This is a predicted structure of a 72-nucleotide RNA (transfer RNA) from Eubacterium sp. Its Rfam family is "tRNA". It is annotated as a transfer RNA. Gene Ontology term of the family: triplet codon-amino acid adaptor activity. Its mean pLDDT, the model's own confidence on a scale to 100, is 82. The RNAcentral record of the sequence draws on ENA.
């Protein structure tokens, strides 16, 4: 430097345009327990950024950032 791929809660990750963005582990709060811990309930917590198509983008398209892979 060319060409592919990916980018969602704190971490993994699910989501073929109209979803309350959904789950695990984590966190917190409560309840159980003499305590812890396990369990039960709840709660808070994410669409890398810019533009563009579209009535309507987390989803599609361009270009940007970042990881990665492959060629040379």
């Nucleotide at each position: 430097g060319g060409c592919c791929c990916u980018a969602u809660c704190g971490u993994c990750u699910a989501g073929c345009g109209g979803u309350u963005a959904g789950g695990a582990c984590g966190u917190c709060a409560g309840c159980u327990u003499u305590u812890c811990a396990c369990g039960c309930u709840g709660a808070a917590a994410a669409c890398c950024c810019c533009a563009g198509u579209u009535c309507g983008a987390u989803u599609c398209u361009g270009g940007g950032u970042a990881g990665g892979g492959u060629c040379a």